[in-house]
RNA sequence: GCUCCUGUAGCUCAGCCCGGAUAGAGUGCGACCCUCCUAAGGUCGAAGUCCCAGGUUCAAAUCCUGGCAGGAGCG
Repeated sequence: GCUCCUGUAGCUCAGCCCGGAUAGAGUGCGACCCUCCUAAGGUCGAAGUCCCAGGUUCAAAUCCUGGCAGGAGCG
């Protein structure tokens, strides 16, 4: 230098291919219930510019273009 993969909640990831209306799960965190207390268990809640910018579209996490970061391969 070229090609490919990955980037979504504090963390680990699904959803993306085939656009559709409030963006999810586990874990962690907070409150409450339970318990003599803790752990375990249960209920509820908070937490997201979906890496960034632009474009297409009635509508974009999803499609297109460029960039950034990490990884793999080739030279």

A computed fold for a 75-nucleotide RNA from a Nanobdellota archaeon, annotated as transfer RNA. Its Rfam family is "tRNA". Model confidence (mean pLDDT): 83 of 100. The sequence is in RNAcentral, with records from ENA.